[in-house]
RNA sequence: GCCGCUGUAGCUCAGUUGGUAGAGCAACUGACUUGUAAUCAGUAGGUCGUCAGUUCAAGUCUGACUAGCGGCU
Repeated sequence: GCCGCUGUAGCUCAGUUGGUAGAGCAACUGACUUGUAAUCAGUAGGUCGUCAGUUCAAGUCUGACUAGCGGCU
């Protein structure tokens, strides 16, 4: 230098044919308990890596860039 994959909540990851962003764990609050843990109920937490484009509508499609991983020279 070229090619491929990945980037979504604090962590691990879903997200179908483009149509209101979700789960588990963790955190917080409450219930239960003499207390802790466990269990149950609830709450909060997201510019979907960045910038543009297409579209009535983009996490999803297109381009550029960026970070990580792998391959080739």